[in-house]
Large-subunit ribosomal RNA, half B from a groundwater metagenome, 1229 nucleotides, folded computationally. RNAcentral holds the full RNA, with entries from SILVA. Its mean pLDDT, the model's own confidence on a scale to 100, is 87. It matches the Rfam family "Bacterial large subunit ribosomal RNA". Gene Ontology terms of the family: ribosome and structural constituent of ribosome.

Context: one part of a larger RNA
């Protein structure tokens, strides 16, 4: 210092998001228990008494002796209660601070939210209001159930059977569940509509025996062959009609109105399917918003009750209540604490010392300093100035944008991957249809074809004329007109047929009429009837297929050509699968745009960006094209009926201001403007050279052929004054072809010209066909790009000046300042995107500094609209100082009480290898909204893993070496640094100066206090782990007595020394120096005034000193005092000498004994000695020890006895140990 623990004085949640953590409670027995309630419960509510030992007395239990009685003589029964065990209650008595004496064992109350409860989960960050749940309802399902598992067989459902089973949503209980069926879903609809396979073949195409044409080539075509094929038949879906909300879901605006206001109980009026009805209601939902008001509290963004303006409650994605229950989550309280003022002391483990053992991450290099300043914009490494001998140990975490993890946020990638779904394309499942399997009978119905038979009224017209042709005659006794009667049919007029009477005529060609006669005769078209053929649908029945049951079987019995099942078809189809889902962008989303033409930007050729300034286009036009000929505009004056400022005439005047389809530019009147004839060049087949250009594209073109326009000609015409009016490639379609045709010959099918079909506008066009969420996520990559910091800037903010409009009775400037204007600052919001995305952790709070002044206090001054007294404003000053709570996660802020003051700023909005982790910002879960949905929301609510070790460098502290010119032991000097540095109230002066009064000083004295520092333990506590008592549970020293170990020191009462504070003692001052702002003397420049320019005085807590602390490595290594001394050897050298070694002086180092010194080391003592230890003496503590006697039945009290006992405190005292030793250490340039 860390962890794990004990104790803490006075306060007693002031701590903090939040009493987190601790502390406290706690066991039986008795006594008592509130609201509320689903009458169980809440209850162990709460809140109180008691509890030990000993003695007596007594209920109860057990056991049952002596003894006494029966008899059936046995281990017999019966009566008796003695003694013991055992469990209560009393009563009395006794110690102690304590009697569950140790363990071990609920704290409690109020009041909300949420879920009813016991339970269930995300193993390893979310236990929860999520999940479940009894219970409710909704659908489905009749058993070969549904509904799942599986290619199937088969299986589970379930060896159940609608009181079952399977899904969905709600979730005890009570009270209750309101409207909307327009959209979606679901269900239900024999109609109509639309539609596949498939039936069906009208029709058409190639070829083409035959056959007909043709001289020929070759044209035409039957049949066969072959492609292809319309109407029609053709199920479900799907439009369609309804039905359905405990299916998905939804449940309005606007305006006016009451005799104070305010409100609207009433009205209007527009929308809808329908407009929230009951409850709730600033709510786990309310944005604004701390909404109001009340409570609570000194203070209360929480919280509880209200209110209702519900951004955005609301009814089984229940609503709105509620006892009981919760390791949930709010608020409040009692109670108790070390949580906190505010920290101390102790125990134990580490940490450090030595001895074993011995890793790791990281590491471009290391000879690794601060400060400025530069730099890819925060530098040990660069520049420039300061520091700085060498090396270590022990601590601390500013820094190495420290590790660790190729950022999880951000964004980019035609990355990936789970999810969604009315994205896009499929697949499965499921449904319809068809055709097989698949047979019989009976009967009903449609369609087409054949044959026959009927059927048709617009008006005119004899009247109910289908069409077209032909046509002068046709029907009658095989019975006409007429008449009765019956069926169809009807436009009610009349058609038609049958059957009766009946007995001989009826029609037509004539006139109306587009059109003529059902007179006749053909073919036909609409309805319809009928016949046969083909074909198709429906019922009803059967049994042989198939399927089930049963039975070994043979076979019976049910269903039965349906089901199944196999292939075609359609439909449904996020249950599954593969994908798509654009780019620009001062980050990305959102919004904007994305091609094409005009103008500026664009820097006088051209060309040039931006999310830069304006505007247009996705046309038009048969005349608005061509030619030819003709003409001239707007406007203005003036003159002229209705005519006016503009109508229409008229003269004059008027180079383009008009006008030219349609923006904008240029450009046209000698016409590219108007107008009028004639016309189709709005031409075919090129196309020299050019513009422009990455490519593709795009644009201009004069000429030359052909056929025209127009014009006398010349000529002119390949649209249109010009620049816009727009799409490549595939593809695929019509129309043209002298082009290829898979033996031949055709054909099919292509090529080649022409032309049509893309808001392919993301317009050089990823496919014919494409949206999203992802906080469950993931790679890959970026500081090419966002959030944080910084960093440029300084719009935005702060501060300040200038001008002075006005305010301020008068006056601009005591104070205040409008409109304007200039600046510094570099704390805000932002721009910018400059380092960092192979990581620079992001808000507050905590702890700890530290710098700035623009100065809240507190010191000094000027003016004041200063009388004093408290103010205002302004200058100077950065020493020091600058609080405690309530509230919320808050900064910030508001609120309570204080205070001299509760000042603002930088420091990575200092400070997470210091801490927290409430707030933000991973997965869980809820509420409003939004979204079909997956999901989302600077919206809200609960809950949610913060990493042992420091290598440099920087700071604290401690050593080792080596320097200070012999060696050595003291004591010092102060260059340089560091600390300190404050403030209040009281008294007095003085109730004075000052004022009417109220009030009320300035200097200068003096005393008391706050915080804050620094030392300390006499005093007051604290603690004090074996000093001393008490005392509970075991064990054990054989027992009793005394003791001992164990349980946190077992608990519990005290407490010595040290070590603390909360206790005690002290500090700041005082003086000198220089000097701010101001004050002022003399004084010119300037005859004068000036505090100034020369000179001088004054004058702040700030600055030097002074005080207290380090301090000679201050390499400028100082200074004083004292102490040892000139020895041998060796080399070198002639020598003076100079290096080298030994032994040794002083004097010092191991080693010993210790230590209020201390991490090791260091430091400090030590025989001429009290340094340990031990004796003995005492202080202090404790609280009367054994042992004995007395007394009590006993516990237990007395009495020897203020006793024993006693660590660390004070002495005294050499009894032990501080030994024995060993080692280093000058010879002086």
């Nucleotide at each position: 210092c860390c962890c794990c623990c004990g104790c803490u004085a006075a306060g007693g949640a002031a701590c903090u998001c939040g009493g987190c953590a601790a502390a406290a409670g706690a066991g039986c027995g008795c006594c008592g228990u509130a609201c509320c309630u689903u009458c169980g419960g809440a209850a162990g509510a709460a809140g109180g008494c008691g509890c030990g030992c000993c003695g007596c007395c007594u209920a109860g239990g057990g056991u049952g002796a002596u003894g006494g009685g029966g008899c059936u003589u046995g281990c017999c029964c019966c009566c008796g209660g003695a003694g013991c065990c055992u469990c209560g209650u009393g009563c009395g008595g006794u110690c102690g601070c304590a009697g569950c004496g140790c363990a071990g064992c609920a704290u409690c109350u109020c009041u909300g939210g949420c879920g009813a409860c016991u339970g269930u989960u995300u193993a390893a960050c979310u236990a929860a209001a999520a999940c479940a749940c009894a219970g409710g309802u909704c659908c489905g399902u009749g058993c070969u159930a549904a509904g799942g598992g599986g290619a199937a067989a088969c299986c589970c459902g379930a060896a159940a059977u609608a009181u079952a089973c399977g899904g969905g949503c709600c979730g005890a209980c009570g009270c209750c569940u309101g409207c909307c069926c327009a959209g979606u879903g679901c269900c239900g609809g024999a109609a109509g509509g639309u539609u596949a396979a498939a039936g069906g073949g009208a029709g058409a195409g190639g070829u083409g025996a035959a056959g007909c044409c043709g001289c020929a080539a070759g044209g035409c075509g039957u049949a066969g062959c072959u492609u292809u094929g319309a109407u029609c038949u053709g199920a479900a879906g799907c439009c369609c009609c309804g039905g359905u909300g405990a299916a998905c879901g939804g449940c309005g605006g606007c305006c006016g109105u009451a005799a104070c206001u305010c409100u609207a109980a009433c009205g209007g009026u527009c929308c809808u399917a329908a407009g929230g009805g009951a409850g709730c209601g600033a709510a786990a939902u309310c944005c604004c918003u701390u909404g109001u008001c009340g409570g609570g509290u000194a203070a209360g963004u929480u919280c509880c009750g209200a209110c209702c303006c519900g951004c955005a409650u609301g009814a089984a994605a229940g609503g709105c209540g509620g006892a009981a229950c919760g390791a949930c989550c709010g608020g409040a309280g009692a109670a108790c604490u070390g949580u906190c003022u505010c920290a101390g002391c102790g125990g134990g483990g580490g940490a450090c010392u030595c001895g074993g053992u011995g890793a790791a991450a990281c590491u471009g290099c290391a000879u690794g300093g601060c400060c400025u300043g530069u730099g890819a914009a925060g530098a040990u490494g660069c520049g420039g100035g300061c520091a700085a001998c060498c090396c270590g140990u022990g601590g601390c975490g500013g820094g190495a944008c420290a590790a660790a993890a190729a950022g999880a946020c951000c964004c980019c990638g035609u990355g990936a991957a789970g999810c969604u779904u009315u994205a896009c394309u499929g697949c499965a499942c499921c449904u319809u249809g068809g055709c097989a399997u698949u047979g019989a009978u009976c009967u009903g119905g449609g369609g087409u074809c054949u044959g026959g038979g009927a059927u048709g009224u617009g008006g005119a017209g004899g009247a109910u004329a289908g069409g077209u042709g032909g046509g002068a005659g046709c029907c009658g006794a095989u019975g006409a007109g007429g008449c009765g009667g019956g069926g169809c049919c009807g436009c009610u007029a009349g058609g038609u047929u049958c059957c009766g009477c009946g007995g001989a005529g009826g029609c037509g060609a004539c006139g109306u009429u587009g059109a003529a006669a059902u007179a006749c005769c053909a073919c036909u078209c609409u309805u319809c009837c009928u016949u046969g053929a083909c074909u198709u649908u429906g019922g009803c029945u059967c049994u042989a297929a198939u399927c089930c049951g049963c039975g070994c079987g043979a076979g019976c019995g049910g269903a039965g050509a349906c089901c199944g099942u196999g292939c075609c078809a359609g439909g449904c189809g996020g249950g599954c699968a593969g994908u798509u889902u654009u780019a620009c962008u001062g980050g990305g989303g959102c919004g904007g745009u994305u091609g094409c033409c005009u103008c500026c930007u664009a820097a006088a050729u051209g060309g040039u960006a931006a999310c830069g300034g304006a505007g247009g286009c996705g046309u038009c036009c048969a005349a608005a094209g061509g030619u030819c000929c003709c003409c001239u505009c707007a406007g203005g004056a003036c003159g002229g009926a209705u005519g006016g400022a503009a109508a229409u005439c008229g003269u004059c005047c008027g180079g383009c201001g008009c006008g030219c389809a349609u923006a904008u530019g240029g450009g046209c009147a000698g016409a590219a403007g108007g107008g009028g004839g004639c016309u189709u060049g709005a031409c075919u087949g090129c196309g020299a050279g050019g513009c422009u250009u990455a490519c593709a594209a795009g644009c201009c073109g004069a000429g030359c052929a052909g056929a025209g326009u127009c014009g006398a000609a010349a000529g002119u015409c390949g649209g249109g004054c010009c620049a816009a009016g727009u799409g490549a490639u595939c593809c695929u379609a019509c129309g043209g072809u002298u082009c290829c045709g898979a033996g031949u010959g055709g054909a099919a099918g292509g090529g080649c010209c022409g032309u049509g079909g893309c808001u392919u506008a993301u317009c050089g066009g990823a496919u014919a066909a494409a949206a999203g969420c992802u906080a469950c996520u993931c790679c890959g990559g970026g500081g090419a790009u966002a959030a944080c910091a910084g960093g440029c800037u300084g719009a935005u903010g702060u501060u300040g000046c200038c001008c002075a409009a006005g305010a301020g009775u008068u006056c601009c400037u005591a104070u205040c300042g409008a409109c304007g204007g200039c600046a510094a600052c570099g704390u805000u919001u932002g721009g910018c995107a400059c380092c960092u995305c192979g990581a620079u952790g992001u808000c507050g709070a905590c702890u700890c500094g530290u710098c700035c002044u623009a100065u809240c206090c507190u010191g000094g001054g000027g003016c004041u609209g200063c009388a004093g007294g408290a103010g205002g404003u302004c200058c100077c000053a950065a020493g020091g100082g600058u609080c405690c709570g309530g509230c919320u996660g808050u900064u910030c802020g508001c609120c309570g009480g204080u205070u001299a003051a509760a000042a603002g700023g930088g420091u990575a909005c200092g400070u997470g290898a210091g801490u927290u982790g409430g707030g933000u910002u991973c997965a869980g879960a809820a509420c409003g909204u939004c979204g079909u949905g997956a999901g989302a929301c600077a919206g809200u609510u609960c809950g949610g893993u913060c990493u042992c070790u420091a290598u440099c460098u920087g700071c604290c502290a401690c050593g080792g070496g080596a320097g200070c010119a012999g060696g050595a032991g003291g004591u010092u000097u102060g260059a340089g640094g560091g600390g300190c540095g404050u403030c209040u109230u009281c008294c007095u002066c003085a109730g004075u100066a000052c004022g009417a009064g109220a009030g009320g000083a300035c200097c200068g004295g003096g005393a008391a206090g706050a915080a804050c520092g620094g030392c300390c333990c006499u005093c007051c506590g604290g603690u004090g782990u074996g000093c001393c008592g008490g005392u509970g549970g075991u064990c054990c020293c054989g027992c009793c007595a005394g003791g001992g170990g164990c349980g946190c020191a077992g608990c519990c009462g005290g407490g010595u020394a040290g070590c603390c504070g909360a206790g005690g003692c002290c500090g700041g001052a005082a003086g000198g120096g220089a000097g701010a702002a101001g004050c002022g003397c003399u004084g010119a420049a300037a005859g004068c005034a000036u505090c100034u320019a020369a000179g001088c005085g004054c004058g702040a807590a700030a600055c030097c000193c002074a005080c207290c602390c380090c301090a000679a490595u201050a390499c400028u290594a100082g200074a004083c005092c004292u102490c040892c001394c000139a020895u041998c050897c060796c080399u070198c050298g002639c020598a003076a000498g100079a290096g080298g070694g030994a032994g040794u002086a002083a004097g010092g180092c191991c080693a010993c004994c210790g230590g209020a010194a201390g991490a090791c080391u260091a430091c400090c003592g030590g025989u001429u000695a009290a340094g340990a230890g031990g004796g003995c003496g005492g202080a202090g503590g404790u609280g009367u020890a054994a042992g004995u006697c007395c007394u009590g039945u006993a516990a237990g009290g007395g009495a020897u006895u203020c006793a024993g006992c006693u660590g660390a405190c004070c002495g005294c005292u050499c009894c032990u140990c501080a030994u024995c030793g060993g080692c280093c250490g000058a010879g002086g340039c």